[in-house]
This is a predicted structure of a 267-nucleotide RNA (Bacterial large signal recognition particle RNA) from an Actinomycetota bacterium. Model confidence (mean pLDDT): 80 of 100.
RNA sequence: CCGUGCUAGGCGGGGGGCUAGGGGUCCCCUGUACCGGAAAUCCCCGAUACGCCGGGCUGAUCAACCACCCACGGCCGUUGUGCGACCGGGCAGCCCCCGGUGAGCAGUGUUGAUGGUCGGGUCCCGCGCGACCCGGAGCCGUGAACCCGGUCAGGCCCGGAAGGGAGCAGCCGUAAGCGGUGUCCCGGGAGUGCCGCGGGAGUGCCGGGCCGGAGCCAGCUGCCGGGGAUAGCGACGGCCGUUCGACGGUCAAAGGUGGGGGCACGG
Numbered sequence: 001c002c003g004u005g006c007u008a009g010g011c012g013g014g015g016g017g018c019u020a021g022g023g024g025u026c027c028c029c030u031g032u033a034c035c036g037g038a039a040a041u042c043c044c045c046g047a048u049a050c051g052c053c054g055g056g057c058u059g060a061u062c063a064a065c066c067a068c069c070c071a072c073g074g075c076c077g078u079u080g081u082g083c084g085a086c087c088g089g090g091c092a093g094c095c096c097c098c099g100g101u102g103a104g105c106a107g108u109g110u111u112g113a114u115g116g117u118c119g120g121g122u123c124c125c126g127c128g129c130g131a132c133c134c135g136g137a138g139c140c141g142u143g144a145a146c147c148c149g150g151u152c153a154g155g156c157c158c159g160g161a162a163g164g165g166a167g168c169a170g171c172c173g174u175a176a177g178c179g180g181u182g183u184c185c186c187g188g189g190a191g192u193g194c195c196g197c198g199g200g201a202g203u204g205c206c207g208g209g210c211c212g213g214a215g216c217c218a219g220c221u222g223c224c225g226g227g228g229a230u231a232g233c234g235a236c237g238g239c240c241g242u243u244c245g246a247c248g249g250u251c252a253a254a255g256g257u258g259g260g261g262g263c264a265c266g267g
Base pairs, nucleotide, nucleotide: 001267002266003265004264005263006262009058010057011056012030013029014028015027016026021045022044023043024042034055035054036053037052065259066258067257068256069255073251074250075249076248077247078246079245080244082242083241084240086238087237088236091234092230093233094232095228096227097226098225099224100223101222103221104220105219107216108215115211116210117209118208120206121205122204123200124199125198126197127196128195129193130192132189133188134187135186136185138181139180140179141178142177148173149172150171151170156165157164158163
């Protein structure tokens, strides 16, 4: 060096998550690397932990393994940015209130503004008149078994008689009472009046006469000043989450370069 038979090894790796820790099931990256089975109130383990159960293929080579380079991707930290949740003080832009100004708009004004002046109304007091309500007078009706009146049939009483007396019912009338009316008259009342007379208060409001001749007003916007609130938006501060990015760290697939290679027998 060649042949035969074996064995170790290999038949994917990595990040996250889970775990006290190592693997696996799960998610992701890489990219093609045997098959079947169980695994989240989970499965197998023990720093010799880099899975378990059953089967298959390959096999010492260009594989496996090791080191370095490069690097997909993940994770961690710091920081920026955008977004979102929460908290805070109360910054005061929005918001709410008040005062001022009068630039713009609206309104009003030569059918006469602001202003001046005169006299009214609205308001108060007194008196009157009217309406309304209550009571009364007045008027009408009704109104008594007997204890009201008149007349009193019958009957009763007295009387010798003439005659006299009391008197129920009926009829007539009347008292208190009850009811009606109450225009006119008397008294009283009040949520009474487009009413009259007199007096007052007052310039707030309403309308009017006269003088005079161009502004007046402050509702909205704007501007200035003062105050308030924290409900909401905004700004600010804090904290957390998240998107995208920067920097640093860590692990690192695939790829590249280098290193690397067992046992037995025979030739």
A source record names the gene ffs. It matches the Rfam family "Bacterial large signal recognition particle RNA". By type it is a non-coding RNA gene. Gene Ontology terms of the family: signal recognition particle, plasma membrane targeting and SRP-dependent cotranslational protein targeting to membrane, signal sequence recognition. The organism belongs to Actinomycetota, within Bacteria. The model forms 93% of the base pairs in the Rfam consensus.